[in-house]
Context: one part of a larger RNA
């Protein structure tokens, strides 16, 4: 000096990012136990007391129930109390610093966030507020179902039949979940325009038997071939309506009251419609350590409150909510070498010799 331990004087978290570690509480038995609540909890809340051995003593007083006796044909009934275990509570005494004498063995208490919960997860840096949950909701499915795996047959769904069975969202419960269907999606519609293959063929180009010319060369029926215009022609779109716990979305500027200030009131432009309730510097506030009050001697954290929400807001829920968390933050009691501030032991290294 390291690395497992052990003790410590006077303080008691002044250490730190943070009480990390560490000390503490600790068993059973009585007593007594708030707030809040879903009445079940909390609850081992907190808080307190008590506990060894001997005697009295075969304590009270429970459990067990032999032998015998009775009744009866017998199963069996019913008296009978031996024996054995188990034992509060009192009284008197004995020892020690100590009586759950070792070992093992909860620390508590307020106050907020977030998830209701028990559980799941990153096998080997995160266990959590992440997932899942039970509850709601919305959509498809009428069965050879929808979905889903598979070229296909076949199979799961299911030997199940809407109180099923599949997606998707939300996420016990309690009070609610406003307003936009303009654009995307889905869903219903069918009058009208637009629209494929196909169908249908006007017309048109090649070829040429024959016909003209003096010749180059022109004309050219039939058939062949190579196109092809009108017109018929679905679903889709275009179009009409519906639907937000479907994707989503939810203003701006002026003025205005008998101090000042604010703006219940008014103008005004836009918009599909301009944020309802609750809640709010917040797991969300930049400006920001916003004010203000609590708590501290002294607080960028916490806690209550304002509301000027840059940039919350209602199933990507919105507020609340008992109880529950190896969860995050604050803050007290108790306790400590964490620390002022560090000593001393023990045991293993390190060091030194082999």
């Nucleotide at each position: 000096c390291c690395c497992u331990c052990g003790u410590u004087a006077a303080g008691g978290a002044a250490c730190u990012c943070g009480g990390c570690a560490a000390a503490a509480u600790a068993a059973c038995c009585c007593c007594g136990u708030a707030a809040c609540u879903u009445c079940g909890g909390g609850a081992g809340a907190a808080g307190g007391g008590g506990u060894a051995c001997c005697c009295c003593g075969u304590u009270a007083g429970c459990g067990u129930g032999a032998a015998g006796g009775g009744u009866g044909a017998a199963c069996a009934c019913u008296u009978g109390g031996a024996g054995c275990g188990c034992g509060a509570g009192g009284g008197g005494g004995u020892c020690g610093c100590a009586g759950a004498g070792a070992a093992a063995g909860g620390g508590c208490c307020c106050a907020a966030g977030c998830g209701a919960c028990u559980g799941u997860u990153u096998a080997g840096c995160a266990a959590a507020a992440a997932c899942a949950c039970a509850g709601g909701u919305c959509u498809c499915u009428g069965c050879u179902a929808a979905a889903u795996c598979g070229a296909a047959a076949g199979a799961u769904g299911a030997c199940g039949u809407a109180u099923a069975g599949g997606g998707g969202c939300u996420g016990a419960c309690g009070c609610c979940u406003g307003c936009c269907c303009g654009g995307u999606g889905c869903u219903g519609g069918a009058a009208g325009g637009u629209u494929a293959a196909g169908g249908g063929g006007a017309g048109a180009g090649c070829u040429u038997a024959g016909g003209g010319g003096a010749a180059a060369c022109c004309c050219g029926a039939a058939g062949g071939u190579u196109u092809g215009a009108a017109c018929c022609g679905a679903a889709g779109c275009c179009c009409c309506a519906g639907u937000a716990a479907a994707c989503g979305g939810c203003g701006g500027c002026c003025g205005u009251a008998a101090c000042u200030a604010u703006a219940a009131c008014g103008g005004u432009c836009c918009u599909a419609a301009g944020g309802u309730a609750g809640c709010g510097a917040a797991a969300u506030u930049c400006c920001u350590u916003g004010u203000c009050g609590g708590g501290u001697a002294a607080g960028u954290u916490c806690c209550g409150a304002c509301c000027c929400g840059c940039a919350c807001g209602a199933a990507a829920g919105g507020c609340g909510u008992a109880a529950c968390g190896a969860u995050u933050u604050g803050g007290g009691c108790g306790c400590u070498g964490u620390c002022u501030c560090a000593a001393c032991g023990a045991g293993g290294g390190a060091c030194u010799c082999g």